Predicted 3D model of a 702-nucleotide part of an RNA (large-subunit ribosomal RNA, domain II) from a Chloroflexota bacterium.
The RNAcentral record of the full RNA draws on ENA.

Context: one part of a larger RNA
RNA sequence: ACCGGCGAGUUGAUCUACGUUGCUAGGUUAAGCAAUUUAAAUUGCGGAGCCGAAGCGAAAGCGAGUCUGAAUAGGGCGUAGUGGACUUAGGUCCACAGGUGGCGUGGAUCAGACCCGAAUCCGGGUGAGCUACCCAUGGUCAAGGUGAAGCGGGAGUGAAAUCUCGUGGAGGCCUGAACUCGUCAGUGUGGCAAAACUGUGAGAUGAACUGUGGGUAGAGGUGAAAUGCCAAACGAACUCGGAGAUAGCUGGUCCUCCCCGAAAUGUAUUGAGGUACAGCCUCAGGAUUUGAACUAUGGAGGUAGGGCUCUGGAUGGGCUAGGGAGAGAAUAUCUUACCAAACUCAACUAAACCACUAAUGCCAUAGUUAAUGACCCUGGGAGUGAGACUGUGGGGGCUAAGCUUCAUAGUCGAGAGGGGAACAACCCAGACCAUCAGCUAAGGUCCCUAAGGAGGGCUAAGUGUUCAAGGAAGUGGAGUUGCUCAGACAGCCAGGAUGUUGACUUAGAAGCAGCCAUCAUCUAAGGAGUGCGUAACAGCUCACUGGUCGAGUGAUUCUGCGCCGACAAUUUACGGGGCUCAAGCCCACCACCGAAGCUAUGGAUUCUGAAGGUUUUCCUUUGGGAUGGUAGGGGAGCGUUCCCUUGGCAGAGAAGCUCUGACGUGAGUCAGGGUGGAGCGAAGGGAAGUGAGAAUGCCGGU
Numbered sequence: 001a002c003c004g005g006c007g008a009g010u011u012g013a014u015c016u017a018c019g020u021u022g023c024u025a026g027g028u029u030a031a032g033c034a035a036u037u038u039a040a041a042u043u044g045c046g047g048a049g050c051c052g053a054a055g056c057g058a059a060a061g062c063g064a065g066u067c068u069g070a071a072u073a074g075g076g077c078g079u080a081g082u083g084g085a086c087u088u089a090g091g092u093c094c095a096c097a098g099g100u101g102g103c104g105u106g107g108a109u110c111a112g113a114c115c116c117g118a119a120u121c122c123g124g125g126u127g128a129g130c131u132a133c134c135c136a137u138g139g140u141c142a143a144g145g146u147g148a149a150g151c152g153g154g155a156g157u158g159a160a161a162u163c164u165c166g167u168g169g170a171g172g173c174c175u176g177a178a179c180u181c182g183u184c185a186g187u188g189u190g191g192c193a194a195a196a197c198u199g200u201g202a203g204a205u206g207a208a209c210u211g212u213g214g215g216u217a218g219a220g221g222u223g224a225a226a227u228g229c230c231a232a233a234c235g236a237a238c239u240c241g242g243a244g245a246u247a248g249c250u251g252g253u254c255c256u257c258c259c260c261g262a263a264a265u266g267u268a269u270u271g272a273g274g275u276a277c278a279g280c281c282u283c284a285g286g287a288u289u290u291g292a293a294c295u296a297u298g299g300a301g302g303u304a305g306g307g308c309u310c311u312g313g314a315u316g317g318g319c320u321a322g323g324g325a326g327a328g329a330a331u332a333u334c335u336u337a338c339c340a341a342a343c344u345c346a347a348c349u350a351a352a353c354c355a356c357u358a359a360u361g362c363c364a365u366a367g368u369u370a371a372u373g374a375c376c377c378u379g380g381g382a383g384u385g386a387g388a389c390u391g392u393g394g395g396g397g398c399u400a401a402g403c404u405u406c407a408u409a410g411u412c413g414a415g416a417g418g419g420g421a422a423c424a425a426c427c428c429a430g431a432c433c434a435u436c437a438g439c440u441a442a443g444g445u446c447c448c449u450a451a452g453g454a455g456g457g458c459u460a461a462g463u464g465u466u467c468a469a470g471g472a473a474g475u476g477g478a479g480u481u482g483c484u485c486a487g488a489c490a491g492c493c494a495g496g497a498u499g500u501u502g503a504c505u506u507a508g509a510a511g512c513a514g515c516c517a518u519c520a521u522c523u524a525a526g527g528a529g530u531g532c533g534u535a536a537c538a539g540c541u542c543a544c545u546g547g548u549c550g551a552g553u554g555a556u557u558c559u560g561c562g563c564c565g566a567c568a569a570u571u572u573a574c575g576g577g578g579c580u581c582a583a584g585c586c587c588a589c590c591a592c593c594g595a596a597g598c599u600a601u602g603g604a605u606u607c608u609g610a611a612g613g614u615u616u617u618c619c620u621u622u623g624g625g626a627u628g629g630u631a632g633g634g635g636a637g638c639g640u641u642c643c644c645u646u647g648g649c650a651g652a653g654a655a656g657c658u659c660u661g662a663c664g665u666g667a668g669u670c671a672g673g674g675u676g677g678a679g680c681g682a683a684g685g686g687a688a689g690u691g692a693g694a695a696u697g698c699c700g701g702u
Stems, first nucleotide, its partner, number of pairs: 001702006011111014026051003032045005055062002065077004081096006114252002117249001121242006132216009141206001143175003146171001150167006179203003184199004218234001220230003227236001255637006265278005279384002281381006290374001292369008305356001306354002311350003315346004320340001322339002324336004387412010417428003432603004437599003443593003446577003452590002455587004464579001470564002474561010491548005497521003502516001504514001527542001531540002604627010638691001640688007648680002656675008
């Protein structure tokens, strides 16, 4: 890992609602006793007790009333019924309602309470054969080096000190085996090994190492102290027990079909991943248009927008207090390109400004529409209380975020199908089933790939097939306005002069460093000079003019489509191929394709209307609606084991296994063949150890 088996809402008590059933103004027994009985149990007795038939009050208490109260007031809480039949009209009977007991089901509470799962806490014991320390008694340490004290000799001294030579053999001394340790590196890492191996290294007469025996025990011991060690996991050992501790947490929780179908919000919470109440779902009973949408009418209100009277902000001008500065001998007076309140003019601005003011939405009334799983009341059962994205209106943030937080709508959640290349939340559209039928939506129609043509324009950038400020004789369209056959614009030929090198400045300044002026003459025209250039001149050129040429040529505004701006990591990249009067873009047209949408035909289930049959149920005919679905609620069934009753099958072959066929919406059922070799179904009813793929499930096999 696979296969097989096992594996989770149970049982008791009490309460509550519903279903069903007995009795009924009553209902019911408990313990216990007796009889019967193989056991289990059944039947009878047993009226204690409980619930109900009367309430009100805190209570005493009173009672169809009672409490409050001074009250005979008022108010609170209460006060036995409904339908049918018969009747002597007094009532009687039946059914319902109400009561109560049993059984079943849903839920709650108390119990382990659907199952598995802690780390913990406490109690009684077991451990010092590992390890820590201690006690008792033993053992071990090759070899070499160094050479302390002391002692002796000599020198030395007044005597000493001191020096020197020997001797001596000290030391938590040195080198280094055994022994003890474990520094660094490598190997090893399902290993040789749950800590090793190899090399290297430290100590090696000492606070050394070590054998044996003994001691200290968990609220503890021991510790040259690391929270270390106390039998391979020690911030409190192990083991058994309390014990099925507790787990607002994680995981798991077993057959089928049908109907409906959420929430991720509010308030509160030692509350935030939990819970309570409300909201939203479902079921039963009641009530029956009250609900929804649209239209009309009538309302309340200050948002979007607009505005500047008010409240604030903020700019410029005027006017003019005040201040500053200056003049003045001055406190006089005057001036002011300074600052500036108030006032005034103009133009602005605001979520917490308003002399204005929508559309929506909301409330109410009326009408209309559809007859809808609308609204409302009471009760049983829930789940949810982490939401996500998109559009719109806001706050926070950077008018950042696949950001965060509200409001509002949609979708996903719980929604399949078609489109968007792929893609929960975007666009279209809500899947009961079947069909080798049709029509459409979004989106598409060259090929991949179902389906296409025609008309008029635009684009040349592969723009299309990524973006801004900004930039540009790209190109199309619509305007406005100059010059122009008295010859424009562009090109070519020619001229472009004189006073004069204007004056100043300057080393120089001659059109052309700078400053000032910018005249006049000859002219067709030529600036006291547009640019280059020189040290300064020179030189080239322009403005301006003539000729040549012969028809358009400039400026500007708006606009369509394009261009540049344009840098990312595997592989070019619109999904790809590929596409240019398009297979791109714009306008208008006619077709077609395209979904689980709609239609057609057949079928299933369910709700509802009508008609008929019929004891309700139910059946038949006919019409209409509905049938996506997680959590969850409700309904109907299948199957397993055992029990009771009835009736059966089986050696002429039961169960089980296996192959095939048929039936049923399904769980499943039936039939036939083979195998097998002894038990097993059906119908009605009852009781459960009643359904497996998941729990890092448990056990077994391979």
The coordinates come from a structure-prediction model, not an experiment, and the mean pLDDT is 84. Rfam family: Bacterial large subunit ribosomal RNA.